[in-house]
RNA sequence: UGCGGGAUAGUGUAACGGUAGCACGGUGGGUUUUGGUCCCACUAAUCAUGGUUCGAAUCCAUGUCCCGCAG
Numbered sequence: 001u002g003c004g005g006g007a008u009a010g011u012g013u014a015a016c017g018g019u020a021g022c023a024c025g026g027u028g029g030g031u032u033u034u035g036g037u038c039c040c041a042c043u044a045a046u047c048a049u050g051g052u053u054c055g056a057a058u059c060c061a062u063g064u065c066c067c068g069c070a071g
Base pairs, nucleotide, nucleotide: 001070002069003068004067005066006065007064010024011023012022013021018054025043026042027041028040029039030038047063048062049061050060051059
């Protein structure tokens, strides 16, 4: 440099173009002599900028970063 893949709560991981979920974590509460387990509630995310569309995490373009292959 070229080609391919990837970027989603603090972490891991889902999501036919149609309300962004789940688990762990964190906070508060219940239970317990205490801790742990268990239960309830809350918390917090789509890499950036444009485009297409009634509607974009998803499709398109460009850029940034990471991984792989080739040279």
Transfer RNA from a Candidatus Omnitrophota bacterium, 71 nucleotides, folded computationally. The coordinates come from a structure-prediction model, not an experiment, and the mean pLDDT is 82. The source organism's lineage runs through Bacteria, Pseudomonadati and Candidatus Omnitrophota.